Overview:
A computed fold for a 128-nucleotide RNA from a Bacillota bacterium, annotated as c-di-AMP riboswitch aptamer (ydaO/yuaA leader). Rfam family: c-di-AMP riboswitch aptamer (ydaO/yuaA leader). Its family is annotated with cyclic-di-AMP binding and regulation of gene expression in the Gene Ontology. The model forms 92% of the base pairs in the Rfam consensus.
RNA sequence: UCUUUAAAAUUGCCGAAUCUCCUAAUGGAGUACGGGGGAAACAAAACUUGGGGUGAAUCUCAUUCAUUGAGUCGGGUACCUCUACCCAAACCCGUCAGCUAACCUCGGAGGCGAAAGGAGGAGCUUUA
Numbered sequence: 001u002c003u004u005u006a007a008a009a010u011u012g013c014c015g016a017a018u019c020u021c022c023u024a025a026u027g028g029a030g031u032a033c034g035g036g037g038g039a040a041a042c043a044a045a046a047c048u049u050g051g052g053g054u055g056a057a058u059c060u061c062a063u064u065c066a067u068u069g070a071g072u073c074g075g076g077u078a079c080c081u082c083u084a085c086c087c088a089a090a091c092c093c094g095u096c097a098g099c100u101a102a103c104c105u106c107g108g109a110g111g112c113g114a115a116a117g118g119a120g121g122a123g124c125u126u127u128a
Stems, first nucleotide, its partner, number of pairs: 010114005019030004033107005042098001050096001051093004059071004063066001074087004079121004083116001
């Protein structure tokens, strides 16, 4: 000097998923924030080829049919753009749901990084 591993401080990222109080504890009550159902008017010709919801995560092709490969709608990278890189899943309802005021109802988790510390901009703070 470089690389790898571990820990810590600092600082964050994806996501709706943070915060407060009570309880010896299990647990409970709320909450920022987020989702579903549900009139009229409007819209809609659909109904086993079932249909639908959350989510960025949909679709196509190939084959050795696999936790496969290559692309893709779409999404993320700490203020923005470009480049670069990464993701492009999973789960649920159960024959049933357009929108939708009142109203009803549910969630309020989990996981991860040492940065790509590239280029060009913007903004904030401090000092003079």
Model confidence (mean pLDDT): 76 of 100.